[in-house]
RNA sequence: GCUCCCGUCGUCUAGCGGCCUAGGACAUUGGGCUUUCAUCCCAAAGAUCACGGGUUCGAUUCCCGUCGGGAGCA
Numbered sequence: 001g002c003u004c005c006c007g008u009c010g011u012c013u014a015g016c017g018g019c020c021u022a023g024g025a026c027a028u029u030g031g032g033c034u035u036u037c038a039u040c041c042c043a044a045a046g047a048u049c050a051c052g053g054g055u056u057c058g059a060u061u062c063c064c065g066u067c068g069g070g071a072g073c074a
Stems, first nucleotide, its partner, number of pairs: 001073007010026004018057001028044005050066005
């Protein structure tokens, strides 16, 4: 340098054009239970879906570019 894959709550991930101002688990916070802690139960908060542009009536999803990570080739 070329090709391919990936980037979503603090962490790990689901989603594959409209039912999503995005779901789950763990973690965090509050409450319940318990003499207390842990476990368990309930609730809350937490994401401008890496960034910019395009297509579309509509984009987390499709296309292009940039950035970052990984793999292969040279």